RNA sequence: AAAGUACUUCAGGGUCAGGUGAAAGUCCUAACUGGCGGUAAACCCCGCGAAUCUUAUUGAUUGAACUUGUGAAAUUCAAGUGGCAAUAGUAAAGUCUAGAUGGAAGAAGUAUGUU
Numbered sequence: 001a002a003a004g005u006a007c008u009u010c011a012g013g014g015u016c017a018g019g020u021g022a023a024a025g026u027c028c029u030a031a032c033u034g035g036c037g038g039u040a041a042a043c044c045c046c047g048c049g050a051a052u053c054u055u056a057u058u059g060a061u062u063g064a065a066c067u068u069g070u071g072a073a074a075u076u077c078a079a080g081u082g083g084c085a086a087u088a089g090u091a092a093a094g095u096c097u098a099g100a101u102g103g104a105a106g107a108a109g110u111a112u113g114u115u
Stems, first nucleotide, its partner, number of pairs: 001115002004112007017029003031095002033085002035048004043083002051061003065081005087098003
């Protein structure tokens, strides 16, 4: 220094303001948010997790983008215009409440012994 083994810790954000109404953070106008790894820096490129289903797994399902510019390289940067976001509850929810003081992709660290 590298791979291995065991353990520990950490690991998701968001309704300003107004309208209607008996009642809405759920409708309308508008506002706001973006887990992890890869790659020119990514919510919408590839993959993973979460979530739902299941014969419980090495299974299935699982959202959304284009244009121009710069550059060796960008659907990732800059400019512009768009789009998406589980289940249950409740006046219809990406943002409230609940499962969840949960789980987890993964990140960091400690110990051990091997080369």
Molecule: FMN riboswitch aptamer (RFN element)